[in-house]
C1' cells in the first nucleotide's frame, strides 16, 4: 500500500466482498511446563448453609465458672475474703468507611474551569475551663401473658447515661438597655479523657460558564409556572415552601414529548482527523426485594438499622411471627458462556482500645480454566544401499527424504534425592519445604490445527456424477472436479489452530482534514422577501475573534522516552515528557468584528432618447369551416392500403347568392422580439410592468443570497353560471385481425371558449440555482450610441441572441466570456438497485389528489459514456440464375428409390432446414450383417509370453449323427529348417495355466484425422509509426475503377502476410521432333490401308510459340480503367477443371481408421442355421416412364467420343421368335473384342381416340447367374392393357456448345441401376432492368442485443414460500387529566387522660404550675380504586399490494422507424401488458 466482482472488451460512477488489528468472548479439534494478568457481558431472577462489624472492664452496675486462703460440716457440701473474669445489660466510638452492582438517570448526573451564602466526629495548632447538686432506667429479683418472636406489671441500683444551678476571655441573639448557653470522669500518677471558642486540615453540601445520544412522521411547552415583597424553613443561597402582587419564562442556536444510555481518566482502531467503546484498575454518581417515610447521628433518609404499604418465601399451637447475597464462597434458573461452600490476618490498610489484643470473605495467598499476554521445551551432530512402506508414474523413474534405521553427544522442562531464602526493625510467615542452588537416571514423559480455483503462500491420484456436498466474494459439482469426500504431497501458524460474533480500518462509501449534482444518485417550476450567512474604498478608536508570553489547573494509573528489578520477556518500579483542554493576567493590532467619521467605483434616483406577440380591459376586421334559406343541376358523393358504416332521387356532392353563430388569427415570420418562469402573434384605444442606450445632476454601501413564509404557475381536472362553429377522451357503428376493448374510417358527448372560484402538477429542460470578478479569438443576427467618409459601406462601444473554436475542464460525450474554465458568497439537493415517491402519520384540497416520507424483505449488481460486432418490417452503394425476361421441370398419374410413421421376434445403426431424405451403401437372396429366434463355444475366430507333448503337422475324400457349426470313424496325398549332432534350437500344431485377447458396446459434448457449409464470397490480419486514459482506431476509410482489399489518385500513415490473380491440368491455333498397333496425297495392289511403299496429311505424345489492353481512336483527371476498331485460331480472367483465407455452425463421423475415459468378460466376445434389413391404412423427398402427331409403329440406314477386357471381353459358325445355348477364334490390347451409336435423315402407315398413345398390373411358358432365386434377383416370349388427356397452393434448374433432347461407356459386381461417375451427337430462347423476394460485400445510422432478433423483454392470471400495510376487535405496557381512599411519617392544632428532675407550696406532704407523653383533629402524601383520553406493542377472520421461486397460461407493451416514434403530467376507458384525448419534451 491494495485486491475480487457489472461488460464480448473498455473507461467511469457505484455498491457488495476480502487481506489487518483488537476482544471479559463462545464453539470444534488438540493439549507438555512456568511466569503475569483475567474470569455471569444473560435474569437489578430466586436463594439452602457458613462467614463478611465490631470493640472498649482505663465509663458503669451486677457477676456464672475456675483457682488460692480461711471457717463450718451431717463429709454430700456450705459460708467469708482474695483472684479470675464467661454470657448478657447501661454507656462510648464505629456500623454513613471498606466491599457489591449499573436498575434508574439526557440530569449541574458526569467532565472541565470558576463562585459564595455553609457545615465538618475523630486529627493538628492556639485560647479558656473542667464547679455545686439532683432524679431515674436497664441489668438483677418477684409475679404474669405467649407455641414462638417477644412482652407486661411491681421492686432495687451505678455511671464518662439523664437533669438543674453557678461561672463565660472569646461565642450567639438584640430594641444597644440587656439577654442566652458548658463540662466527666478513669487511673498503675504516667497519662487518657470532657466542655466552650478561634484557626487549620480533611470531608461534604450549594451555585454558575462550557462540553455531553437519536428522532421534527414530537412545534409549541409552562400556573409555583417567571419575577417581586414579606414570612417560614435549611448547616447554607434560592419558589425550597407559603401569603400577596405583577404576567411573565422557555423554544427552530430545537423547548416540550418519545426512544436509548451510568459519566470520566481511559481502552480498541486509525498516518492523522476521526469512529467505536466505558470489563479488569482509578475518580464521581446512583441503587440495595418494589414503593413511601422519617429517626439517630458530625455525617444516612442508612446493603448486612427502624416504621408502613406491596409481591414473594419460610415458621406456626392459626392467635401470630420471621426474611431480603447487586458482600465472600456456594445453589437453582436463564444462557453460546464465566471459578473454591479453600488458607491466613504473616504483610498493607480499616474499626475499637492507653495497651496487650480482638474483629476484618477489605486484603495477602492458594485452588480451577490455554481466557489472554510472555518465555521455554518436545532433542543436537553425523548418517545414501538415497532401505522398507506409502503415493504418483511417460514403467525409465520421481517423491516422502537425512526423514527413519544406525553411530556419537547433551539433559533445559518434567521425575527422584539433598540443601533452602528474601518478603520482618527485636519477635510474629498463610504463601511454603515455595522460589532458588546442588546431585542422580535416561532421548528418555511432551504436536497439533488449518489451508492448497482466483483474491492468497501451497498439486496430484482415486471416489462421486447438478447427487452427495462446498462457498467470505466471484463461483465449483450434469463421467477425465488442483473448488465436493478420501489419500499422498505441499503451504501457514504452533501449545495452540480454525470457525462464529462484535468494533475500527481498508471506505475519499457522510468527504473538517477529504466527495459531488448537463447525461451516472443529485439544481426547489419561477419569483418577492423574513431570520440568518456573506459583504466596496479610506481614517480613527476598541481589543470580542486572532497572535505572543506569565501564572493556575489539567488526580493517580495508562500511552511515549530514558533507566532499574525479577536469568530474558510479559510484568513491576523510578525519573522525564506529554495530557493537543479550561481559567487567569500582561502584551501585539495586520486581518475579521464593534463604534465614530469621510468617499464614490457597487446599488439606487433624476434628465433625454429607443425597441418590443410584456400584462389587463374595451372595441373592431376579413378569410375559412359548419349550419340554415333560395337558385342552377343530376346520380352519385364521401372515405380507404382496399372497403364498409355514412349522406343522397324526400335531389346529396358540386356551384351561385344571402343569412347566422362560434372559435382561431394565413402571408409578414426570422436558431427574430418581450417576459422571472409558465408563457405571449389580426387591428385600434385606454391603463400598466420591466429592459436598453446616452448624460453624469443627486443619495452615499442603501448590497448579494435567502431556511421558514408569501405570490405567480402549461395542459388535464373540479365547482357555479353562460357559450358551443370546428375538433374531440368516453361511447356507437364499419373495417383490419387468430383475437383487436387499438392503430384506419363514419359519427359523437364531456371538454376545448367566456366570467368567477379551486387544483399546484409536467421531459415545468439548457435535464445546467442566484450574484460578482477574471481568463485567446473569428463569424451571423436584434436594439441603441459614437467616429470616418466614398451615403451605403466601414471602424468602434454597450446590451441581447446564435454558430465555430484556443487555453483550461470532463469518465467520455462534450462545455468553452451566454463555461460544464479559474476564484469568492449564499441557498437547495445526492449517498447501491428493487420494495417506493409506496405504507403509516401529519398538512392542504370539494374531489381527483398534492406535499412531507420510511421499514421489513430481497439482489450483487443497477447505472453513465464510449468501442467492436451482430441485428433492424433504418439509409446509401454494389454483386449473385436473386428477382425480372425466357426454356424445361417438380407438386397431379404409374413405377423405382430414400425417409418418416406404423408394424414386427427383428424390421441393425447413423444422417435431420438450407448444408438429412437415389445420403454412408461404387450394388442386403446366403455371405455382407452390425438386428432377431434357436443351437453351440469359453485363453477363445485373431496377437504376444510361459509349461508340457508331437513333428504325421497339414491337406483331400468318404461314412455316421445333426438344420449346420461341430463331433466321431475310415481312406488317400504329402514326409519341415538350422545344427556345435545334444530331442539343443527355430518353425508348425495339440493340450494346459494365467497374464490377456475380443466388443460395429457408450461418449463426435473428451479427441486426432477427414468432410460439409457460409463461399471461389473478397475478405482476414500483422510489424513499425500516429491518435485515444482505455477497449480500440488509423492502415482496410474517401474519389474513381474492377470479377476481385483488382488497380490508380488522395490521405498519418509506411510496409508486409494469408486470401484474389498468375504459376498447374485440359480444350481451342500453330511450329519442331518421333512414325507402330495410327494415317494414305502421290506410286503399285486388294473385297478391304489388305499388302508393298511413304510419314506429306489426320492422329498420337513430347518440346516450343501464341494474347500482353501490346496497337489505333474516343472517354476519363494527363491515372487506373472503360467503349469502339484493326490484326488474329483465340480479345480483354478465351472455355472448363484443380486450387477453398481468418473463421462460423460444441455442424457430421468413436459403424472407415486411430484414440482418452467408462462398460461387458461361460458374454455386450466367437461360431452356425433360419429369419430380418425387401413388412404397409399413410405422409414427404429424389428420380424414371408417360399422357402423344415437333408423335407412335414399320422399313432404309449416316456420323462419335471416352472408357473397359484373361476366373475377362469374345469375332465367327450352328440352334432358338427371344433371353440365350453349343462349338470355336483373336486379344494381357492405338493390333483382337464388346461396337448396332441413338436422336437426326429418307420412305411408308396411323389421324386425335384413353387410341397402333401409355405401359403398370396379372397369368403363363422360359433363359441366365449362383450351393441356393419361397420370403427376395435380372432377363425373354405370348397374353393381359391400370392410372394418366400436361397437373391446386406452392416450388426447382439453367445465360452457350449452356438449357433441352439423344444415345455410349465405366466403377461396384457371381447375378442384379430409372442411381452415381464419365463421354460424345443434335442444339435453342431470353436478360428492359435492380422497384420487389432470397443470399452476400462495403460505408453509415439506431440499439435496453453480445448464447448476439430463433436476441432481449412487459403486465394480468394460476402455484408455492417470505416479510409487510389495512382490519370488526382483543390483550398488555407507559402516560396525562379529574375524582375517591389516605398506611407509616414529620409538621401544625388540641390535648377532658398520663406525667420523676425545674418552680410554687409544705415540718413532711397533698395539690398546683411550667414542660412533656399517649390520644384526637387538620393539611401533605405512598399503595390502591373509578372515569374519559393519549401513546406504544402483541394477536386477529378477512383483505391490499410487494418480493422471491430451471422449464405453467394469455397476449407482445418497450429496445431497430420495435413494425401506431418513445417518454412526462393529467383525464377517461380496457383480461393484461396498455389504448385514446389535451398540453409538453427529444433522451
Nucleotide at each position: 500500500a491494495g485486491a475480487g466482482u457489472u461488460u464480448g472488451a473498455u473507461c467511469c460512477u457505484g455498491g457488495c466482498u476480502c487481506a489487518g488489528a483488537a476482544c471479559g468472548a463462545a464453539c470444534g479439534c488438540u493439549g507438555g511446563c512456568g511466569g503475569c494478568a483475567g474470569g455471569c457481558u444473560u435474569a437489578a431472577c430466586a436463594c439452602a448453609u457458613g462467614c463478611a462489624a465490631g470493640u472498649c472492664g482505663a465509663a458503669c452496675g451486677a457477676g456464672a465458672u475456675g483457682c488460692u486462703u480461711u471457717c463450718c460440716u451431717u463429709c454430700g457440701g456450705g459460708g467469708a475474703a482474695g483472684u479470675u473474669g464467661a454470657c448478657a445489660g447501661u454507656g462510648g466510638c464505629a456500623g454513613a468507611c471498606g466491599g457489591g452492582u449499573g436498575a434508574g438517570u439526557a440530569a449541574c448526573a458526569c467532565g472541565u474551569g470558576g463562585g459564595a451564602a455553609u457545615u465538618u466526629g475523630c486529627c493538628c495548632a492556639g485560647g479558656a475551663g473542667u464547679u455545686c447538686g439532683g432524679a431515674a432506667c436497664a441489668a438483677c429479683c418477684c409475679g404474669g401473658g405467649g407455641a414462638a418472636a417477644c412482652u407486661c406489671g411491681g421492686g432495687c441500683u451505678a455511671a464518662u447515661a439523664c437533669c438543674g444551678g453557678a461561672u463565660a476571655c472569646g461565642c450567639c441573639c438584640c430594641u444597644u438597655g440587656g439577654g442566652g448557653g458548658a463540662a466527666a470522669g478513669a487511673u498503675u500518677u504516667a497519662u487518657c479523657g470532657c466542655u466552650c471558642c478561634u484557626g487549620g486540615a480533611u470531608a461534604a453540601g450549594c451555585c454558575c460558564g462550557c462540553g455531553c445520544u437519536g428522532g421534527a412522521u414530537u412545534a409549541g411547552c409552562u400556573u409555583g409556572u417567571u419575577g417581586g415583597u414579606g414570612a417560614g424553613g435549611u448547616a447554607a443561597a434560592g419558589g425550597c415552601u407559603c401569603a400577596c402582587c405583577a404576567a411573565g419564562g422557555c423554544g427552530a442556536c430545537g423547548a416540550u414529548c418519545c426512544g436509548u444510555a451510568g459519566c470520566u481518566g481511559g481502552u480498541c482502531u486509525g498516518a492523522g482527523a476521526g469512529g467505536a467503546u466505558g470489563a479488569u484498575c482509578a475518580g464521581c454518581c446512583a441503587c440495595a426485594c418494589u414503593g413511601g417515610g422519617a429517626c439517630u447521628g458530625a455525617g444516612a433518609c442508612a446493603c448486612g438499622g427502624c416504621c408502613c404499604a406491596g409481591a414473594c418465601u419460610c415458621c406456626u399451637a392459626c392467635g401470630g411471627g420471621a426474611g431480603g447475597c447487586a458482600g465472600c464462597a456456594g445453589u437453582g434458573a436463564g444462557g453460546a458462556a464465566u471459578c473454591u461452600u479453600g488458607g491466613a490476618c504473616a504483610a498493607u490498610g480499616g474499626g475499637g482500645g492507653c495497651a496487650a489484643c480482638c474483629c476484618u470473605g477489605a486484603u495477602c495467598c492458594a485452588g480451577c480454566c490455554a481466557u489472554g499476554c510472555c518465555g521455554c521445551g518436545u532433542g543436537a551432530g553425523g548418517g545414501a544401499a538415497g532401505a522398507a512402506g506409502g503415493c504418483c508414474u511417460u514403467a525409465g523413474g520421481g517423491u516422502u527424504g537425512u526423514a527413519a534405521a544406525u553411530c556419537u553427544c547433551u539433559u533445559u522442562c518434567a521425575g527422584c534425592g539433598g540443601g533452602g531464602a528474601a518478603g520482618a526493625u527485636a519477635a510474629u510467615g498463610a504463601c511454603g519445604g515455595u522460589a532458588c542452588c546442588c546431585g542422580c537416571a535416561g532421548a528418555a514423559g511432551a504436536a497439533g490445527c488449518u489451508c492448497c480455483g482466483g483474491c492468497u503462500a501451497a498439486c496430484u491420484c482415486c471416489g462421486u456424477g447438478c447427487c452427495a456436498g462446498c462457498a467470505g466474494c466471484c463461483g465449483c459439482g450434469g463421467u477425465a472436479a488442483u473448488a465436493c469426500g478420501g489419500a499422498g504431497g505441499g503451504g501457514g501458524c504452533u501449545a495452540g489452530c480454525g470457525u462464529u460474533g462484535u468494533u475500527c480500518g481498508g471506505a475519499a462509501u457522510u468527504a473538517c482534514u477529504g466527495g459531488g449534482c448537463g447525461u451516472a444518485a443529485a439544481g426547489c417550476g419561477c419569483g418577492c422577501g423574513u431570520a440568518g450567512g456573506c459583504g466596496g474604498a479610506u481614517a480613527g478608536u476598541u481589543a470580542a475573534g486572532u497572535c505572543g508570553g506569565u501564572g493556575g489547573u489539567g488526580a493517580a494509573a495508562u500511552c511515549c522516552c530514558g533507566g532499574a528489578g525479577c536469568u530474558c520477556a510479559a510484568c513491576u518500579c523510578c525519573g522525564g515528557a506529554a495530557c493537543u483542554g479550561c481559567c487567569u493576567c500582561c502584551g501585539a493590532u495586520a486581518c475579521u468584528g464593534g463604534c465614530u467619521g469621510u468617499c464614490u467605483u457597487g446599488a439606487g434616483u433624476c434628465c433625454g432618447g429607443a425597441a418590443g406577440a410584456g400584462g389587463u380591459g374595451a372595441g373592431u376586421g376579413g378569410a375559412a369551416u359548419u349550419u340554415c334559406c333560395a337558385g342552377u343541376g343530376u346520380a352519385g358523393a364521401g372515405g380507404u392500403g382496399g372497403a364498409a358504416u355514412u349522406c343522397g332521387u324526400a335531389g346529396a356532392u358540386a356551384u351561385u347568392g344571402g343569412a347566422a353563430a362560434g372559435a382561431a388569427c394565413a402571408c409578414c415570420a426570422g436558431u427574430g422580439g418581450c417576459g422571472a418562469a409558465g408563457g405571449c402573434g389580426g387591428c385600434u384605444c385606454a391603463c400598466u410592468g420591466g429592459u436598453c442606450c446616452g448624460g453624469u445632476a443627486c443619495u452615499g454601501a442603501c448590497g448579494c443570497u435567502g431556511a421558514g413564509g408569501c405570490g405567480c404557475g402549461a395542459a388535464a381536472g373540479c365547482g357555479u353560471g353562460g357559450g358551443g362553429a370546428g375538433c374531440a377522451a368516453a361511447c356507437a357503428g364499419g373495417a383490419u385481425u387468430a383475437g383487436a376493448u387499438a392503430c384506419c374510417c363514419u359519427g359523437g358527448u364531456a371538454g376545448u371558449c367566456c366570467a368567477c372560484g379551486c387544483c399546484g402538477u409536467a421531459a415545468a429542460c439548457g435535464a445546467u440555482g442566484a450574484g460578482c470578478g477574471c481568463u485567446a479569438g473569428c463569424u451571423g443576427u436584434c436594439g441603441g450610441g459614437c467616429g470616418g467618409c466614398a451615403u451605403g459601406c466601414u471602424g468602434u462601444u454597450c446590451g441581447g441572441u446564435g454558430g465555430c473554436g484556443c487555453a483550461g475542464c470532463u469518465a467520455a460525450c462534450g462545455c468553452g466570456u451566454u463555461a460544464a474554465g479559474c476564484g469568492c458568497u449564499c441557498c437547495g439537493c445526492c449517498u447501491g438497485g428493487g420494495a417506493a415517491g409506496u405504507a403509516c402519520g401529519g398538512u392542504c384540497g370539494c374531489a381527483a389528489g398534492a406535499c412531507u416520507a420510511a421499514a421489513a424483505c430481497u439482489c450483487a449488481a443497477a447505472g453513465g459514456a464510449a468501442u467492436u460486432g451482430a441485428c433492424g418490417g433504418g439509409g446509401g452503394c454494389c454483386c449473385g440464375c436473386a428477382c425480372a425476361a425466357g426454356c424445361g421441370g417438380u407438386g397431379g398419374a404409374g413405377c423405382a428409390u430414400g425417409u418418416g410413421g406404423u408394424u414386427u421376434a427383428a424390421u441393425u445403426c447413423g444422417a435431420a432446414g438450407c448444408a438429412a431424405c437415389g445420403c454412408g451403401a461404387a450394388g442386403a437372396a446366403c455371405c455382407u450383417u452390425a438386428c432377431c429366434a434357436a443351437c453351440u463355444u469359453u485363453u477363445g475366430a485373431c496377437a504376444u509370453c510361459c509349461c508340457g507333448g508331437u513333428c504325421g503337422c497339414g491337406g483331400c475324400g468318404u461314412a455316421u449323427g445333426a438344420a449346420g457349426a461341430c463331433a466321431u470313424a475310415c481312406g488317400c496325398c504329402u514326409u519341415c529348417g538350422g545344427u556345435u549332432u545334444g530331442g539343443c534350437u527355430g518353425g508348425a500344431c495339440c493340450g494346459g495355466u494365467g497374464a490377456c485377447a475380443g466388443g460395429u458396446g457408450c461418449u463426435g459434448c473428451a479427441u486426432g484425422g477427414c468432410u460439409g457449409u457460409c463461399g471461389u464470397c473478397a475478405g482476414c490480419u500483422c510489424g513499425u509509426g500516429u491518435c485515444g486514459u482505455g477497449a480500440g482506431a488509423u492502415g482496410u476509410u474517401g474519389g474513381g475503377u474492377u470479377a476481385a482489399g483488382u488497380c490508380c489518385c488522395g490521405c498519418a500513415a509506411c510496409g508486409a502476410g494469408c486470401g484474389c490473380a498468375a504459376c498447374c491440368c485440359u480444350c481451342g491455333c500453330u511450329u519442331c521432333c518421333a512414325g507402330u498397333u495410327g494415317c494414305c496425297a502421290g506410286c503399285a495392289u486388294u473385297c478391304a490401308g489388305u499388302u508393298g511403299g511413304g510419314c506429306a496429311c489426320u492422329c498420337u505424345g513430347g518440346a516450343g510459340g501464341g494474347a500482353c489492353u501490346g496497337c489505333c481512336g474516343g472517354u476519363g483527371a494527363u491515372a487506373a480503367g472503360c467503349c469502339g476498331g484493326a490484326g488474329g485460331a483465340a480479345g480483354g480472367u478465351g472455355g472448363g477443371g484443380a486450387u477453398g483465407a481468418c473463421g462460423u455452425c460444441a455442424a457430421g463421423u468413436c459403424c472407415u481408421c486411430a484414440u482418452g475415459g467408462c462398460c461387458c468378460u461361460u458374454a455386450u466376445g466367437g461360431g452356425u442355421u433360419g429369419g430380418g434389413c425387401u413388412a404397409c391404412a399413410c405422409a414427404c423427398g429424389u428420380g424414371c416412364u408417360a399422357c402423344a402427331a415437333u408423335g407412335g409403329c414399320g422399313g432404309u440406314g449416316a456420323c462419335a467420343a471416352a472408357g473397359g477386357g484373361u476366373g475377362g471381353c469374345u469375332c465367327c459358325u450352328u440352334c432358338g421368335u427371344g433371353a440365350g445355348a453349343a462349338g470355336a477364334u483373336g486379344c494381357u490390347a492405338a493390333u483382337c473384342c464388346g461396337u448396332a451409336a441413338a436422336a437426326a435423315a429418307c420412305c411408308g402407315u396411323c389421324u386425335c381416340a384413353g387410341u397402333u398413345c401409355g405401359g403398370a398390373u396379372u397369368g403363363u411358358a422360359c433363359u441366365c447367374u449362383g450351393c441356393a432365386a419361397c420370403u427376395c434377383g435380372a432377363g425373354u416370349g405370348c397374353a393381359u392393357g391400370a392410372a394418366g388427356u400436361c397437373g391446386g397452393a406452392a416450388u426447382c434448374g439453367c445465360u452457350a456448345g449452356u438449357a433441352a433432347u439423344c444415345g455410349c461407356g465405366g466403377a461396384u459386381c457371381a447375378g442384379c441401376a430409372u442411381g452415381c461417375c464419365g463421354c460424345g451427337g443434335u442444339g435453342a430462347a431470353u436478360a428492359c432492368g435492380u422497384u420487389c423476394u432470397c443470399g452476400g460485400g462495403c460505408c453509415u445510422u439506431g440499439u435496453a442485443c453480445a448464447c448476439a432478433c430463433c436476441g432481449c423483454c412487459c403486465g394480468u392470471c394460476a402455484a408455492a414460500c417470505c416479510a409487510u400495510g389495512g382490519g370488526a376487535g382483543u390483550u398488555g405496557g407507559c402516560c396525562u387529566u379529574a375524582c375517591c381512599c389516605g398506611a407509616a411519617g414529620g409538621u401544625g392544632g388540641u390535648g377532658c387522660g398520663c406525667u420523676a428532675a425545674c418552680c410554687c407550696g409544705u415540718u413532711a406532704a397533698a395539690g398546683g404550675g411550667a414542660g412533656g407523653c399517649a390520644g384526637c383533629c387538620a393539611a401533605c402524601c405512598a399503595c390502591g380504586g373509578u372515569a374519559c383520553g393519549g401513546u406504544c406493542a402483541g394477536c386477529g377472520a378477512c383483505u391490499g399490494g410487494g418480493g422471491u421461486u430451471a422449464a405453467g397460461u394469455c397476449g407482445u407493451a418497450a429496445c431497430a422507424a420495435g413494425g401506431u416514434a418513445g417518454c412526462c403530467g393529467u383525464a377517461g376507458g380496457g383480461g393484461a401488458a396498455c389504448c385514446u384525448g389535451c398540453g409538453g419534451c427529444u433522451g
Notes: RNAcentral holds the sequence, with entries from SILVA. The RNA shown here (small-subunit ribosomal RNA) has 1483 nucleotides and comes from a coral metagenome.